[in-house]
Molecule: transfer RNA
Organism: Bacteroidales bacterium
C1' cells in the first nucleotide's frame, strides 16, 4: 500500500441483484389464560438503514468518497 466481505431495532437476521409507504424473530411493556411459577395467546414500545454526497418525482436499494469490522496479498 493493494484486493475482497460485511454495517437495516436492544439482540439475530430478511428486504437491495430488477428503486415505489422499512420487515420477521426474540427482548422489553401491558393485557388475558395458570392457585402461583413457568409457559401459551393478543396488543403495544423501538430504525428516518454506518456516514456525507451524487444521480432521480421518488434511494435501505443505483454510482463515489470516507468510517469500523473481519479475511486475503504485499
Nucleotide at each position: 500500500c493493494g484486493g475482497g466481505a460485511u454495517g437495516u431495532a436492544g439482540u439475530u437476521c430478511a428486504g437491495c441483484c430488477c428503486g415505489g409507504u422499512a420487515g420477521a424473530a426474540u427482548u422489553c411493556g401491558c393485557g388475558u389464560c395458570u392457585g402461583g411459577g413457568g409457559g401459551g395467546c393478543g396488543c403495544g414500545c423501538g430504525g428516518u438503514c454506518g456516514u456525507c454526497a451524487g444521480u432521480u418525482c421518488g434511494a435501505a436499494u443505483c454510482u463515489g468518497g470516507c468510517c469500523a469490522u473481519c479475511c486475503c496479498g504485499a